[in-house]
RNA sequence: UAGUUAUCAAGAAAGGUGGAGGGACUAGACCCGAUGAAGCCUUGGCAACCCUUUUAAGUAGUUUUACCUAAAAAGAAGGUGCUAAGUUCUAUUCAAGACCCUACUCGUUUUGAAAUAGAUAACAA
Numbered sequence: 001u002a003g004u005u006a007u008c009a010a011g012a013a014a015g016g017u018g019g020a021g022g023g024a025c026u027a028g029a030c031c032c033g034a035u036g037a038a039g040c041c042u043u044g045g046c047a048a049c050c051c052u053u054u055u056a057a058g059u060a061g062u063u064u065u066a067c068c069u070a071a072a073a074a075g076a077a078g079g080u081g082c083u084a085a086g087u088u089c090u091a092u093u094c095a096a097g098a099c100c101c102u103a104c105u106c107g108u109u110u111u112g113a114a115a116u117a118g119a120u121a122a123c124a125a
Base pairs, nucleotide, nucleotide: 001125003123004122005121006120007119008118013043014042015041016040017039021032022031023030026091027090028089029088044083045082046081049079050078051075052074053073054072055071056069058067059066060065087117092114093113094112095111096110097109098108099107
């Protein structure tokens, strides 16, 4: 770097340094920021993807051992990650409702689902 799978409404901040931007990209909106942004460093925290332990199921062996799982419970030593706002919101498609209209389409808008894009983890190349 591209791929596969899973997750993305929960949760969790202080100090130092720095000195004007930041919230991924584009557009719009809305926010954060000199009561100090990004970045970097330190310490803490959150979570439970990998992970650890126990139990259970299965397979092999055969009497307690190995392997394994799409199961349950507990945990946090280690590897990542995260620590404003739903991935901050909208954008594309579909469905339903409301407004508009004589009615339909269109348009506006709300809700839901999906897709795309993105983030993170694990795996594999």
The RNA shown here (SAM riboswitch aptamer (S box leader)) has 125 nucleotides and comes from Cellulophaga baltica. Its mean pLDDT, the model's own confidence on a scale to 100, is 79. The organism belongs to Paracellulophaga, within Bacteria.